[in-house]
RNA sequence: GGCCUAACACAUGCAGUCGAGGGGCAGCGGGGAUAGCAAUAUCUGCCGGCGACCGGCGCACGGGUGCGUAACACGUGUGCAAUCUGCCUGCAACCGGGGGAUAACCCGUUGAAAGACGGACUAAUACCUCAUAAAACAGGGGUACCGCAUGGUACAAUUUGUUAAAGAUUUAUCGGUUGCAGAUGAGCACGCGCAACAUUAGAUAGUUGGAGAGGUAACGGCUCCCCAAGUCUACGAUGUUUAGGGGUUCUGAGAGGAAGGUCCCCCACACUGGAACUGAGACACGGUCCAGACUCCUACGGGAGGCAGCAGUGAGGAAUAUUGGUCAAUGGUCGAGAGACUGAACCAGCCAAGUCGCGUGAAGGAAGAAGGUUCUAUGGAUUGUAAACUUCCUUUGCAGGGGAAUAAAGUUGGUUACGUGUAACCAUUUGUAUGUACCCUGCGAAUAAGGAUCGGCUAACUCCGUGCCAGCAGCCGCGGUAAUACGGAGGAUCCGAGCGUUAUCCGGAUUUAUUGGGUUUAAAGGGUGCGUAGGCGGGAGAUCAAGUCAGCGGUGAAAUUUUUGAGCUUAACUGAAAACUUGCCGUUGAAACUGGUUUUCUUGAGUACGGAACGGGCAGGCGGAAUGCGUGGUGUAGCGGUGAAAUGCAUAGAUAUCACGCAGAACCCCGAUCGCGAAGGCAGCUUGCCGGGCCGUAACUGACGCUGAUGCACGAAAGCGCGGGUAUCAAACAGGAUUAGAUACCCUGGUAGUCCGCGCCGUAAACGAUGAAUACUAACUGUUUGCGAUAUACAGUAAGCGGUACAGCGAAAGCGUUAAGUAUUCCACCUGGGGAGUACGUCGGCAACGAUGAAACUCAAAGGAAUUGACGGGGGCCCGCACAAGCGGAGGAACAUGUGGUUUAAUUCGAUGAUACGCGAGGAACCUUACCCGGGCUUGAAAUGUACUCGAAUAAGAAGGAAACUUUUUAGCCAGCAAUGGCGAGUAUGUAGGUGCUGCAUGGUUGUCGUCAGCUCGUGCCGUGAGGUGUCGGCUUAAGUGCCAUAACGAGCGCAACCCCUAUCAUUAGUUGCCAUCAUUAAGUUGGGGACUCUAAUGAGACUGCCGCCGUAAGGUGCGAGGAAGGCGGGGAUGACGUCAAAUCAGCACGGCCCUUACGUCCGGGGCGACACACGUGUUACAAUGGGGGGUACAGAGGGCAGCGACGGAGCGAUCCGAAGCGAAUCUCACAAAACCCCUCUCAGUUCGGAUUGGAGUCUGCAACUCGACUCCAUGAAGCUGGAUUCGCUAGUAAUCGCGCAUCAGCCACGGCGCGGUGAAUACGUUCCCGGGCCUUGUACACACCGCCCGUCAAGCCAUGGGAGCCGGGGGGACCUGAAGUACGCGACCGCGAGGAGCGUCCUAGGGAAAACCCCGGAAAGGGG
Repeated sequence: GGCCUAACACAUGCAGUCGAGGGGCAGCGGGGAUAGCAAUAUCUGCCGGCGACCGGCGCACGGGUGCGUAACACGUGUGCAAUCUGCCUGCAACCGGGGGAUAACCCGUUGAAAGACGGACUAAUACCUCAUAAAACAGGGGUACCGCAUGGUACAAUUUGUUAAAGAUUUAUCGGUUGCAGAUGAGCACGCGCAACAUUAGAUAGUUGGAGAGGUAACGGCUCCCCAAGUCUACGAUGUUUAGGGGUUCUGAGAGGAAGGUCCCCCACACUGGAACUGAGACACGGUCCAGACUCCUACGGGAGGCAGCAGUGAGGAAUAUUGGUCAAUGGUCGAGAGACUGAACCAGCCAAGUCGCGUGAAGGAAGAAGGUUCUAUGGAUUGUAAACUUCCUUUGCAGGGGAAUAAAGUUGGUUACGUGUAACCAUUUGUAUGUACCCUGCGAAUAAGGAUCGGCUAACUCCGUGCCAGCAGCCGCGGUAAUACGGAGGAUCCGAGCGUUAUCCGGAUUUAUUGGGUUUAAAGGGUGCGUAGGCGGGAGAUCAAGUCAGCGGUGAAAUUUUUGAGCUUAACUGAAAACUUGCCGUUGAAACUGGUUUUCUUGAGUACGGAACGGGCAGGCGGAAUGCGUGGUGUAGCGGUGAAAUGCAUAGAUAUCACGCAGAACCCCGAUCGCGAAGGCAGCUUGCCGGGCCGUAACUGACGCUGAUGCACGAAAGCGCGGGUAUCAAACAGGAUUAGAUACCCUGGUAGUCCGCGCCGUAAACGAUGAAUACUAACUGUUUGCGAUAUACAGUAAGCGGUACAGCGAAAGCGUUAAGUAUUCCACCUGGGGAGUACGUCGGCAACGAUGAAACUCAAAGGAAUUGACGGGGGCCCGCACAAGCGGAGGAACAUGUGGUUUAAUUCGAUGAUACGCGAGGAACCUUACCCGGGCUUGAAAUGUACUCGAAUAAGAAGGAAACUUUUUAGCCAGCAAUGGCGAGUAUGUAGGUGCUGCAUGGUUGUCGUCAGCUCGUGCCGUGAGGUGUCGGCUUAAGUGCCAUAACGAGCGCAACCCCUAUCAUUAGUUGCCAUCAUUAAGUUGGGGACUCUAAUGAGACUGCCGCCGUAAGGUGCGAGGAAGGCGGGGAUGACGUCAAAUCAGCACGGCCCUUACGUCCGGGGCGACACACGUGUUACAAUGGGGGGUACAGAGGGCAGCGACGGAGCGAUCCGAAGCGAAUCUCACAAAACCCCUCUCAGUUCGGAUUGGAGUCUGCAACUCGACUCCAUGAAGCUGGAUUCGCUAGUAAUCGCGCAUCAGCCACGGCGCGGUGAAUACGUUCCCGGGCCUUGUACACACCGCCCGUCAAGCCAUGGGAGCCGGGGGGACCUGAAGUACGCGACCGCGAGGAGCGUCCUAGGGAAAACCCCGGAAAGGGG
């Protein structure tokens, strides 16, 4: 501190006093009397006292709540000469006499009750009356003074009328009446302040005012009669909605913004609405009357009630406490007082709701314990001096003992003093909280720690689990198998009896900007002018003092806040002083500035006079060319139109051409970043009328100015109405094309319209996307029109129209004396995107539509300028077998091979546009092999540590079995003296093993852009920055190659060169190579030779070096020279920064995860070789440039001992049987083939082609069934040059021909890698296709055009406008009715009378009913998200 929600409904309890006002006495206590005493009963107001009753005072305070109220309700400051005030204080005066009732009690009546009624008795400080009247009030007159108008005050011996009183007690006093004054409280009026909405613009008939009357405490249309027609309002009336106001509280640097709970002041209310009574005070929370709703009682006839008092209950709600104690203190009412009452108040109880204080221990203690967690894991780190353990303290706690202040006054009794009602003193009595606070003693670490967070903001990090799941999240965002972000754990951080979350407010937010913002392009300048109100306003003088400034005074309650010091052990808290209270009012001054008044001035503004210019406006007249049409002539077959066509026109004579005529519209050239106009806009010539600006002169006026809400006017095009006109063009429409379609672009036609008159409309990217005005602030340059006597000179000046640029400004782009600079004034407009310039309402309009102009909901962005890239069916320059020019292929056939698909027990896996597909694989029958089936093993097939047991190692068998394997026999038994060691087997254990997953965790390697010419850095400079410059530009190159230029100067990775092969030569060296000369031979065979070839090492050579021409240079060019080679000679190796999360975990390595009698391992068999199909890459062909047969030449580079194998023999052949040589410049594979020569075939499915199939063989190999190659014989398929489309190649290239090698037992090789032989064609050129480089441009792209993105539709969801109606709710006005009640009128009835009953008028609550208005929900349809 504690119902923020239901001012929702309430059970129960708690709520006056006085006997010293009165009559009395029911009940209680005491006394007395009677019944002989006790008990008991009866009587007695005698006493204490006292229920009910009469009477007085109080009940209008205190306490509660915030419904209503936008108001003089509140705050503040004034005023009342327009007021009242019980109790209280002071002063003055008075209190004499009389009278009649009435309640209670008693007796009755009635009712269920509440209650009501009748009769009789009686009292008062109740009531009435008479007297007195200083005083008051009302009326008349007088004097003095004062003031803000009405007026007020004072005085008096002034005059007339009206109005008073109460006693009680018992000697102390308390009361009563009248008046004045004070105090307190209340009432009224006014200035200023105090919400939102203009999609509320007009409101008002008691309304505004006046004279009079009534009424009130008092002023007042407060009420009424009469008269007048006023009053309020853009400085926001009226209406609607919301709301108690203030002191203060929170926040903020402040200015402000938000709030009004507790406490204090004021207001309003008391179930809802109305009304009055009583009273000093109420229109009354715990009073009355009436009406309504609700609840309760009832005998059904009638009655009772009001917690927004304190507790408490239900309900509502996320949510808020005890049916406690005491009047001890403070205060209130009554009372003479004692005292009584007091849910005010003081206390206690509940709640960590807030604030403050304290504790949960302190010191020592390293084996840095155990345990946990973790890492780079034989060991460390951390938890952590933390714990254990030792010593100490005792706040708090528990127990025991002591123990306050708050109490002062006052009461009662007494004493003393004097000034006789006061003071002092003595005694007595009063404590709820409370045996509480506090103090002492004892005990013993004993009784006491949690919450949130740990990705950044933001202090604090690791492990495990999970796997875009579960979840987190304030914003950004995290999670898809290595999550510091989820969950758990360990640790850490921040707070701590609290800690987090949520909600709300302020701040940050200069993000409504007064302090303190903007409007070219980010949101934002009105389409333009004129002009009302308003705002602002030139020089000089005088005056006033409204603003302004200063001094003084009053007020600004207290509490709160701040400061200082004080008291509770401290603090919170409390109390004291000061400051603050920024305001309002009064008063005295000042006079610079603003303002008012006044005088004056000319520079602002305007007028006048004189000039020049104009496509400024309106009205009229005139003109030529073009177009179309008409008539006539000439003339003939097409015209027209297009990318190409067609529709259309034309033999009924078009188009073309000539002549004449008619019509309407527009004005070629001049013509121009030229002119004019406020803007829209304005162009043939000419006439008339009208407007504006400019220059010059300085005659006149004398601030007359600037801006401008509302308003008024103008306002392109289109559109609308009426009437004309209609040549051209041309929405709509028709036809033809284009197209997938083509309601388009193109073509042929064509109506509104385009034109004129009159009238509407009122909008545009109405743009300089830049409101108007004034002043100031470097220059240069072009142009228009003036001036300076003359000039197309020169310089100047004024007003325009343009360009460049300084300062400055700007986010930048840019602006820059025509500002977007520096300042001033005024207007308009903006405040995230969408919803939306929409809906509703209102206004305007004939309509179309315009103006004004939201919200719900939704998103975290939308946007500007610039940068770097990327992209473009953008531009420029350039390159490439990119196209073109050629040659040969692919796509059609058969086969081979790879892939997809399908199939399968398995067809292991990977590669998938270019950059996968004769790829990994440079060689799948077993093995390989990873797949499938089956059979085995489990420290395992292989490697290794330790311990134990057994045995040499090893060799040769046997049985079962498909094999692996299992069982088993024989032989053998090492070294060392020994311990033991070696080797093997077994057991146990630590390791193993995995072609299992993740290439999106990785290393390494590779492909591609691309052998493209690019990619960067340092320093400097430019830019706020991203970035730029360098690297751009010109020329050149194959090249970012080089030269020149240059805010850049240099450098690096790339290019080039250096390296290898090849082309020429030289030197050196000659065996196994070579052979010119000499000799020799079958043969370089041999002798011999180094000349040549060749081999293989070292060098030379080529550099635009020379010449001509072009060029500044770099360089280019030349059928140049020379040279083997000429402009990079040819080829190779060499691949920048990077891109594709490109490929590969199955080559290897490696993180993490997974399996462990299996996802490991061994073996047998099968599969990887399947086959309706589709694709890629190849081979062979389709034939005569050929096939077949025969003959004859010429290579290079390689390989070879488990090999190549000459040579000889056998076989048709594959091959076999022998066998020399050779680890190779020696031997061998090894005959090269195309070519050339001769013969044949003669265009056919063939003497082409060779698939397929049958038969027979050879070789390799453990083994050729699935599933090898080769040979021979036989068979002889498709295929006659291949659609759309597509590939390679620019010279020793393509094409064509053969040879070799790797892998390998063999081989499915037609593949791959190399080698040589023969050996072309073509390139005009860069328009186009593809790819690339540089510069530039646009961009809404940045995952970067395979981008981004628009609208409908489909399904679901959300909010919303209209809405046929229907239902419900709300308030106001008008109308009808109208309770109580005040006032008034009547009052025949009652009363002697006063008066009363009754009736009526008026008003209002309530009720009724009709229409309109507002709000909620609402079918189907609409737009939006």
Model confidence (mean pLDDT): 81 of 100.
Small-subunit ribosomal RNA from an uncultured bacterium, 1425 nucleotides, folded computationally.
The sequence is in RNAcentral, with records from ENA and SILVA.